[in-house]
Molecule: SAM riboswitch aptamer (S box leader)
Organism: uncultured Psychroflexus sp.
RNA sequence: UUAUCAAGAAAGGUUGAGGGAUUAGACCCUAUGAUGCCUUAGCAACCUCCCUAUUUUUAGGAAAAGGUGCUACAUUCUACCGUACAAUCGGAUAGAUAA
Numbered sequence: 001u002u003a004u005c006a007a008g009a010a011a012g013g014u015u016g017a018g019g020g021a022u023u024a025g026a027c028c029c030u031a032u033g034a035u036g037c038c039u040u041a042g043c044a045a046c047c048u049c050c051c052u053a054u055u056u057u058u059a060g061g062a063a064a065a066g067g068u069g070c071u072a073c074a075u076u077c078u079a080c081c082g083u084a085c086a087a088u089c090g091g092a093u094a095g096a097u098a099a
Stems, first nucleotide, its partner, number of pairs: 001099005010040005018029003023079004041071003046067002048063001050061004075094001080091003
């Protein structure tokens, strides 16, 4: 910089009190074990690989060996703008992930 972010997918071991990115508020998870680490398993299909059409490119489909990522809650919700109140609304900011 570009794309995506309401889908999907957890058990065991160890640790032992916090956690859901940061600030504030709300809500929620948590000794029926938070968080971190490890093992195994899984999800997804960004990179990758294959097929078809096509014009370099693009579109559609399929696979899962490898590189990542992920496996409570919409990125948990709100905050800024449209918009004065409000919201199963839209957008932005910030963040996360990939290339």